[in-house]
Context: one part of a larger RNA
RNA sequence: CCUUCGUCAAGGAACUCGGCAACUUAACCCCGUAACUUCGGGAGAAGGGGUGCCCCGGUAGGGUGGACGGCCACGCGCCGCGAGCCCGAGGGGGCCGCAGUGACCAGGCCCAGGCGACUGUUUAACACAAACACAGGCCUCCGCCAACCCGCGAGGGGACGUAUGGGGGCUGACACCUGCCCAGUGCCGGAAGGUUAAGGGGAGCGGUGCGAGCCGCGAACCGAAGCCCCGGUAAACGGCGGCCGUAACUAUAACGGUCCUAAGGUAGCGAAAUUCCUUGUCGGGUAAGUUCCGACCCGCACGAAAGGUGUCACGAUCUGGGCGCUGUCUCGACGGGGGGCUCG
Numbered sequence: 001c002c003u004u005c006g007u008c009a010a011g012g013a014a015c016u017c018g019g020c021a022a023c024u025u026a027a028c029c030c031c032g033u034a035a036c037u038u039c040g041g042g043a044g045a046a047g048g049g050g051u052g053c054c055c056c057g058g059u060a061g062g063g064u065g066g067a068c069g070g071c072c073a074c075g076c077g078c079c080g081c082g083a084g085c086c087c088g089a090g091g092g093g094g095c096c097g098c099a100g101u102g103a104c105c106a107g108g109c110c111c112a113g114g115c116g117a118c119u120g121u122u123u124a125a126c127a128c129a130a131a132c133a134c135a136g137g138c139c140u141c142c143g144c145c146a147a148c149c150c151g152c153g154a155g156g157g158g159a160c161g162u163a164u165g166g167g168g169g170c171u172g173a174c175a176c177c178u179g180c181c182c183a184g185u186g187c188c189g190g191a192a193g194g195u196u197a198a199g200g201g202g203a204g205c206g207g208u209g210c211g212a213g214c215c216g217c218g219a220a221c222c223g224a225a226g227c228c229c230c231g232g233u234a235a236a237c238g239g240c241g242g243c244c245g246u247a248a249c250u251a252u253a254a255c256g257g258u259c260c261u262a263a264g265g266u267a268g269c270g271a272a273a274u275u276c277c278u279u280g281u282c283g284g285g286u287a288a289g290u291u292c293c294g295a296c297c298c299g300c301a302c303g304a305a306a307g308g309u310g311u312c313a314c315g316a317u318c319u320g321g322g323c324g325c326u327g328u329c330u331c332g333a334c335g336g337g338g339g340g341c342u343c344g
Stems, first nucleotide, its partner, number of pairs: 001339008010330002014328001019325001027051005036041001038173001052095005061087004066081001068080004072075001096100001108323007115315002120132002136171007148157003174310004179240003184237002186233005193228003199222002204217005241259005268302001269299001280296005
């Protein structure tokens, strides 16, 4: 010097990206516990008090038990109730120590916010999460030799199931909700019409042949699905405007004009896990706050099942704050164990 452990004056997060690490707390009994809430919870909330030993005294009391007594529908019966055995306070008095869950073992707590409802699951070996899953919601396919999946096939799964079932997709408890657009793309429907292949059809034309015939080409017309066309459909893929003017201070614009569109973003939320400008502005918290919380709305570029907004409980989640406590720090010191070093 490294490592691991122990202790520390005064201060107590001044450390640091961040209380990371460590400390604090800790068992049992009693008292006592807020907002909020889905009335279960939140709760071990928080915050307090007690705890050893001796004596009254194994006391009060409780239980077990079944001598004994009583009853009887007679049994492993019921009721009453001693001893023994088991459990065992509260209270009063006394003793000792710095200290009585005397050692070991054994929650730190609270407030506010984001995300995800929750218990679960995961990147074996850098990520345990706000990711995945999840009950619940919706759409869609499938009538059973089901749809769908595996297999060239036979066959198998689905399922020895049958629409309260099975497959696929999206969303993700619960509460309140989920607006407008079907022009494009997709899907579904549409006995018409247009287009359209093989095939059918043969007007007509050609080759050959004396001919009969054989061979070839071939217009009209009849010919599917598909596409065109006509509709429907957004919890299908998706989309959800611009410019100019206007009120008796200003400012702003309920109002008007105009252009474009399939329709021009409703509710709710909003500097947000989304805000570039930006440390926006105001308020709160601090002596001082790019973070945090509450507002505002000018949303560069929220927005409604790629769900919107809330929300109790939950979380080795993320953010901010507080109390407690500490060697994190001011600022370092000393000590124990193990290494390192020297000899062997």